[in-house]
Predicted 3D model of a 349-nucleotide part of an RNA (small-subunit ribosomal RNA, central domain) from a metagenome. The full RNA is in RNAcentral, with records from SILVA. Rfam family: Bacterial small subunit ribosomal RNA. The coordinates come from a structure-prediction model, not an experiment, and the mean pLDDT is 88.
Context: one part of a larger RNA
RNA sequence: CUGGGUGUAAAGGGAGCGUAGGCGGGACGGCAAGUCAGAUGUGAAACACAUGGGCUCAACCCAUGGGCUGCAUUUGAAACUGCUGUUCUUGAGUGAAGUAGAGGUAAGCGGAAUUCCUGGUGUAGCGGUGAAAUGCGUAGAUAUCAGGAGGAACACCGGUGGCGAAGGCGGCUUACUGGGCUUAUACUGACGCUGAGGCUCGAAAGCGUGGGGAGCAAACAGGAUUAGAUACCCUGGUAGUCCACGCGGUAAACGAUGAAUACUAGAUGUCGGGUAGCAAAGCUAUUCGGUGUCGUCGCAAACGCAAUAAGUAUUCCACCUGGGGAGUACGUUCGCAAGAAUGAAACUC
Numbered sequence: 001c002u003g004g005g006u007g008u009a010a011a012g013g014g015a016g017c018g019u020a021g022g023c024g025g026g027a028c029g030g031c032a033a034g035u036c037a038g039a040u041g042u043g044a045a046a047c048a049c050a051u052g053g054g055c056u057c058a059a060c061c062c063a064u065g066g067g068c069u070g071c072a073u074u075u076g077a078a079a080c081u082g083c084u085g086u087u088c089u090u091g092a093g094u095g096a097a098g099u100a101g102a103g104g105u106a107a108g109c110g111g112a113a114u115u116c117c118u119g120g121u122g123u124a125g126c127g128g129u130g131a132a133a134u135g136c137g138u139a140g141a142u143a144u145c146a147g148g149a150g151g152a153a154c155a156c157c158g159g160u161g162g163c164g165a166a167g168g169c170g171g172c173u174u175a176c177u178g179g180g181c182u183u184a185u186a187c188u189g190a191c192g193c194u195g196a197g198g199c200u201c202g203a204a205a206g207c208g209u210g211g212g213g214a215g216c217a218a219a220c221a222g223g224a225u226u227a228g229a230u231a232c233c234c235u236g237g238u239a240g241u242c243c244a245c246g247c248g249g250u251a252a253a254c255g256a257u258g259a260a261u262a263c264u265a266g267a268u269g270u271c272g273g274g275u276a277g278c279a280a281a282g283c284u285a286u287u288c289g290g291u292g293u294c295g296u297c298g299c300a301a302a303c304g305c306a307a308u309a310a311g312u313a314u315u316c317c318a319c320c321u322g323g324g325g326a327g328u329a330c331g332u333u334c335g336c337a338a339g340a341a342u343g344a345a346a347c348u349c
Stems, first nucleotide, its partner, number of pairs: 003321004007303002012317001014201004021194003025088007033081002035077008049065006091191001092188003096183004103177007110154001115149007125136002162169002206247006215241002220236004258316006266294013298305002322349003331342004
């Protein structure tokens, strides 16, 4: 390389949009590039193969034959692929009528709680722990009442509930806005799938500039514990956490399971729609779309998966090929930096 693989053994890109490319629905006609068949030419000799022969055999040598799977020209075939013309509606999309939702962005508003400030009541403790101490407090704390300030997060509802491509999204209202699902089938008529590069999005931490700062809290300080304790526990506490704009581009970015399509027993929850029936706050049957549990066939090393497949198939992309060295070195690209991406070898077992 081939082959075989990628839930957990090595291996699915963090996610989407999309370029080239690859692949692609039904009917009829045409062409004949691929494809198939025939003919002609060529496909040197030697070598190789088969048969026979010559050196006493063999190696070696000679003859004959087949073949040389190829290429070119030409004549035909038209099922399949391709190209082309016409056409269709089931794939895809547009429009219509409904509908659920923490989908996104911006602005405004609300109550509970923590902290701080002011005032009242009130007096010696409070706090904290396994036990303590550091700490706070007679300059009046803790507790309690009233008023005020400010920031951050939204209890209950809340649910293997919902929405989103993923990251993720949860108080209320308004404005703008994306997508989904259902019904009927009005319209377009294959417009589709995937997608190397590319572009966009992308938790937390981190970085830049300017704000903000209640609580929490890396670093740091102190108190304990301990043989020690650069920890676990306690008292404090700065970056940060929050906002705006930019950068960064990584995660156990996980379902450790790429996307799309078709097919393959059932049972039972739940969410959003539709249809029919009934004795109707509902129930039953059925049908789409999501989300769970169990389970047959099948698959699997087993665990398990099982119409939301890890089953049966097809298409396209990504990735793997013993452990360590190593996601390191070097080079390159990107970045303000931190670093990210790409990514070896010697050596060793």